Model confidence (mean pLDDT): 80 of 100. This is a predicted structure of a 73-nucleotide RNA (transfer RNA) from a Rhodospirillales bacterium.
């Protein structure tokens, strides 16, 4: 220098053919327990890496950039 992949909640990851974003773990509150753990019930938490574009509508499609990883030279 060229090519490919990834970027979504604190962490690990889903997200279908574009239609108002979810799970598990973790956190908080309560129940249960002599206490802890386990179990059960409930709650909160995300401008979806950034900037543009397309569209009635974008996490999803297009362009550019940034970061990380892999391959080639």
């Nucleotide at each position: 220098g060229g090519g490919c992949g990834c970027a979504u909640a604190g962490c690990u990851c889903a997200g279908u053919u574009g239609g108002u974003a979810g799970a598990g773990c973790g956190g908080c509150u309560g129940a249960c327990u002599c206490u802890u753990a386990a179990u059960c019930a409930g709650c909160g938490g995300g401008u979806c890496c950034a900037a543009g574009g397309u569209u009635c509508g974008a996490g999803u499609c297009c362009u550019u950039g940034u970061g990380c990883g892999c391959c080639c030279a």
It was read from a public genome assembly.